RNAcentral holds the sequence, with entries from MGnify. A computed fold for a 358-nucleotide RNA from Oceanospirillum maris, annotated as Bacterial RNase P class A. The model forms 95% of the base pairs in the Rfam consensus. Its mean pLDDT, the model's own confidence on a scale to 100, is 76.
[in-house]
RNA sequence: GAGUUGGCCAGGCAGUCGCCGCUUUUGCAGUUCGCUGCAAAGGGGGAGGAAAGUCCGGGCUCCAAAGGGCAGAGUGCCAGGUAACGCCUGGGAGGCGCGAGUCUACGGAAAGUGCAGCAGAGAGCAGACCGCCGAUGGCUUCUCACGAAGCACAGGUAAGGGUGAAAGGGUGCGGUAAGAGCGCACCGCGCAACUGGCAACAGCUUGUGGCAUGGUAAACCCCACUCGGAGCAAGACCAAAUAGGAACCCUAUGGUGCGGCCCGCAUUGGGUUCGGGUAGGUUGCUUGAGGCUUGUGGUAACGCAAGCCCUAGAUGAAUGACUGUCUACGACAGAACCCGGCUUAUCGGCCGACUCCA
Numbered sequence: 001g002a003g004u005u006g007g008c009c010a011g012g013c014a015g016u017c018g019c020c021g022c023u024u025u026u027g028c029a030g031u032u033c034g035c036u037g038c039a040a041a042g043g044g045g046g047a048g049g050a051a052a053g054u055c056c057g058g059g060c061u062c063c064a065a066a067g068g069g070c071a072g073a074g075u076g077c078c079a080g081g082u083a084a085c086g087c088c089u090g091g092g093a094g095g096c097g098c099g100a101g102u103c104u105a106c107g108g109a110a111a112g113u114g115c116a117g118c119a120g121a122g123a124g125c126a127g128a129c130c131g132c133c134g135a136u137g138g139c140u141u142c143u144c145a146c147g148a149a150g151c152a153c154a155g156g157u158a159a160g161g162g163u164g165a166a167a168g169g170g171u172g173c174g175g176u177a178a179g180a181g182c183g184c185a186c187c188g189c190g191c192a193a194c195u196g197g198c199a200a201c202a203g204c205u206u207g208u209g210g211c212a213u214g215g216u217a218a219a220c221c222c223c224a225c226u227c228g229g230a231g232c233a234a235g236a237c238c239a240a241a242u243a244g245g246a247a248c249c250c251u252a253u254g255g256u257g258c259g260g261c262c263c264g265c266a267u268u269g270g271g272u273u274c275g276g277g278u279a280g281g282u283u284g285c286u287u288g289a290g291g292c293u294u295g296u297g298g299u300a301a302c303g304c305a306a307g308c309c310c311u312a313g314a315u316g317a318a319u320g321a322c323u324g325u326c327u328a329c330g331a332c333a334g335a336a337c338c339c340g341g342c343u344u345a346u347c348g349g350c351c352g353a354c355u356c357c358a
Stems, first nucleotide, its partner, number of pairs: 001356009011326007019046002022043009048332001052343002055341005060231004072227005077091005092106001093104004107222002112220002114216002129161002131157003136154002138151005169187006188211001189209005194203003235283004245274006254268005290309008
């Protein structure tokens, strides 16, 4: 200088005025004497690393539920971690990178079915377009004959060229008419054993097979494992007015209305209690698989032990505004039952470890 990777911060301080909870004191009101409500004053707290997307996994709540199977959905190398996971950690294999590292839906294609554009002679029971050969057969010429030379008609050939993402192992030697795992050596591949590893898997260890089996399973399918549904608008409690319901009681010289009374007119029930339930209110609600520090086990994720800490809880829904100062304020973005993850967005800055080049 160029990079890789892990973690952290997300303006600080001071002042003034506000907003939402909590708490203390005082005053007033109510009280079933436990407290409750209102007001004032004091104290203290008040968004995030993603609060987001709602994509996974759980807690909690209600409903359902003997057990098993089918269907459906999901997951998919191995081991470990965890409450659980599709997450995390470590390892294996493969791709990329000089490297630190990084990425991977990474089970099965000799159970079956399906699919494959263009180019190309041929693309799945491989294939002769150019090329090579022409041993064998054929034709022509020469020769008395044996035979030789030529042609490239039959035919042979997967070495070379060409097409393609892909052309049915690679290199070399032998071999041949030319060729070819046709033969051999080495490499690769399959299978079996052995060795190492918990395993995935690995081996420049042995044997064996001339190689038999192209790709595609985010195509059907097969195999293994997992999965009941709905969600805090879950759920629980208290409970007006109006209408309707049930029980009991009263009543026709009654009751109700026409603002008080009489007459008159209209109308036909009235009262009390109870239960369901609406509005509304309370709760669920934030102490939790919580955090920090130290020690300890483990490569790590993480576990265990001790000590310390309490850190928003709203419900039309608070967390804001202004001033000063610090060179300067500037990103993405706002809790709504709670956790663990993943993904996405993000100004600027700090710290650690490592790699390559000079």